[in-house]
This is a predicted complex of two RNAs, RNase P RNA and transfer RNA, with 487 nucleotides together. Rfam match: Bacterial RNase P class A. The coordinates come from a structure-prediction model, not an experiment, and the mean pLDDT is 78.
């Protein structure tokens, strides 16, 4: 030079001039009017995770059930993030990927092809012996010879019977260890050696997990992003939460749930007294109250100001709110890094149907067209924009800038 | 803001791991003199996109696009 790999930063700039929202500060009783200072992002975005904060009386304990997360150690208020490890997989290599816990707890499932798709049998086939048939040879006997004939000889064919055997069936995505050599009637972990698996032990290491030895000849396909085990996590809603304050209405009506208890300290009225009416501490019951149960706890007993639907008025204010798990700079320590912690400084939109905008010059940057190679005209400057606040993820996104390593060529 | 749902032939809508279907439409034949209707056949699907699981994805997971429904307050 080429060609990658990782990581950051930036997101036109400056000025005039109309104009918007908060806030200060002046003047005015106010309405307002002047003048200062702030005023969108890296993703504010999808809202897919955690969290704080509100409120269900305390959401207090405990156990289900729905529902997440899944190697293993550390960060973190917390995560499903983030760092380091580890083991797989891709890359020549920087480095990148990975939902990565069990399939000897059980259940399901594996279309089509194919013998066979999950206790491993059954089919073809391949062997040994037995029996029948047949062909052909040898041998005996019989003819001069063609041949006849017999045969517990030898090979072959075909069929049948009993068995061994699972090496072979070419299909699949997948086929009951794999590959060799040995052995057998034919065969096999039937034996051996490697390799792969499974179980002890040792060594390293916090652990994942390696690595070394020993034993077992192989039982246990694969699919948990199928149900499911096994271990951790989780109550519910959500700023249109919720609190206040102000106006206005018909404080209304339908349906459905539970429901109208029981003893009974004492107390008041009334009676001379028994008594009798009424209130009612306190148990027992029922019932409501954390969307399922169970305890603690609250509430309530004559309504429960319960639910669910229609109607009814309003479309205003103020707090919640913007700065604290705070954030940014800069320094120092502890850590391999996420991170942590001390020190100093600095405070950074806070609207609420919602401001942050328009337009003019000049400059930068890209592209097209003319060119007298000075330059001139045109278009254009990505994704996208706050909504109670943060910690991430993931997706979107023109173009510039920088470092940091890798391969290959080339000079020295 | 916040919660929730659905995307599958033109329409409406089944299917929930094993070659994607119904009903109306749409063509074209029969039927009729001619038109509805009737009958009998065909065509039309990258199952919103993309990625991963798994032999095998419309069906399961994630990430994304699009659309569509509920929520103010007082009494």
């Nucleotide at each position: 030079g080429c060609g990658g790999a990782g990581g950051g930063c930036u997101g036109g700039a400056u000025g005039g001039c109309c104009g918007c929202g908060g806030u200060c500060c002046u003047g005015g009783c106010a309405a307002c009017a002047g003048g200062g200072u702030c005023g969108a992002g890296g993703a504010a975005a999808g809202u897919c995770c955690g969290g704080a904060c509100u409120c269900c009386a305390a959401g207090g304990a405990a156990a289900g059930a729905c529902g997440g997360u899944g190697c293993c150690g550390g960060g973190u208020a917390a995560c499903g993030c983030c760092c380091g490890g580890g083991c797989g997989g891709g890359g020549u290599a920087a480095c990148c990927c990975g939902a990565c816990g069990g399939a000897c707890a059980g259940c399901g499932c594996c279309a089509c092809a194919g013998a066979a798709a999950a206790c491993a049998a059954a089919c073809c086939g391949c062997c040994a012996c037995c029996c029948u048939g047949g062909c052909g040879g040898g041998u005996c006997g019989g003819g001069c010879a063609a041949c006849c004939g017999a045969u517990a000889c030898c090979a072959c064919c075909a069929g049948g019977g009993c068995g061994g055997u699972c090496a072979g069936g070419g299909u699949g995505a997948a086929a009951c260890g794999g590959u060799g050599c040995g052995g057998u009637a034919a065969g096999a972990g039937c034996g051996c050696a490697c390799c792969g698996c499974g179980g002890g032990g040792g060594u390293g290491g916090u652990a994942a997990c390696a690595u070394c030895u020993c034993c077992g000849g192989c039982a246990c396909g694969g699919c948990a992003a199928g149900c499911c085990c096994c271990a951790c996590c989780a109550g519910g809603a959500g700023c249109a939460a919720u609190g206040c304050c102000a106006a206005a209405u018909a404080g209304g009506g339908a349906c459905c749930g539970c429901g109208u208890g029981c003893u009974g300290c004492g107390c008041u009225u009334g009676g001379c007294a028994a008594c009798a009416a009424g209130c009612a501490a306190a148990g027992c019951g029922g019932g409501g109250c954390u969307u399922u149960u169970u305890c603690u706890g609250c509430c309530c007993c004559a309504g429960c100001a319960g639910g669910u639907c229609c109607g009814g008025g309003u479309u205003g204010g103020c707090a919640g709110c913007u700065a604290u798990a705070g954030c940014c700079a800069u320094g120092c320590a502890g850590g391999u890094a996420a991170c942590u912690g001390c020190a100093u400084g600095g405070u950074c939109a806070g609207a609420g149907g919602a401001a942050u905008g328009g337009u003019c010059a000049u400059c930068c940057c890209c592209u097209g067209u003319c060119u007298u190679c000075g330059g001139a005209c045109a278009g254009g400057g990505a994704c996208a924009a706050a909504a109670u606040c943060c910690g991430g993820c993931u997706u979107a996104u023109a173009g510039g800038c920088c470092c940091u390593c890798c391969g290959c060529g080339c000079a020295u | 803001g916040c919660g929730g749902g659905c995307g599958u032939a033109g329409c409406u809508c089944a299917g929930g791991g094993g070659u994607a279907g119904a009903g109306c439409a749409u063509a074209a034949c029969c039927u009729u003199g001619c038109c509805a209707a009737g009958g009998u056949u065909a065509g039309g699907g990258u199952c919103g996109a993309g990625a991963g699981u798994u032999c095998g994805a419309a069906u399961c997971u994630c990430u994304u696009c699009g659309c569509c429904c509920g929520c103010u307050c007082c009494a």